Fluoride riboswitch aptamer (crcB RNA motif) from uncultured Thermanaerothrix sp., 62 nucleotides, folded computationally. The coordinates come from a structure-prediction model, not an experiment, and the mean pLDDT is 77. Lineage of the source: Bacteria > Bacillati > Chloroflexota > Anaerolineae > Thermanaerothrix.

[in-house]
RNA sequence: AAUCAACACGGCGAUGAGGCUCGCCAUCAACCGUCGGUGAGACUGAUAGCCUCUACCCAAUC
Numbered sequence: 001a002a003u004c005a006a007c008a009c010g011g012c013g014a015u016g017a018g019g020c021u022c023g024c025c026a027u028c029a030a031c032c033g034u035c036g037g038u039g040a041g042a043c044u045g046a047u048a049g050c051c052u053c054u055a056c057c058c059a060a061u062c
Stems, first nucleotide, its partner, number of pairs: 010025004016053006033043003
């Protein structure tokens, strides 16, 4: 350089990271929170779930 074979793999699950488990999607996809005249305004949670860390919030003790 040519030929042949394989589809490895990847992304996502309302705000960060690691591990495990589950689910979804095949790029015009999965996914992109709730309540509310869906107006004004208000509310929960860093997880899809579990554990840990970080940030934030509340309470108590020193």

The sequence was found by an Rfam model in a public genome assembly.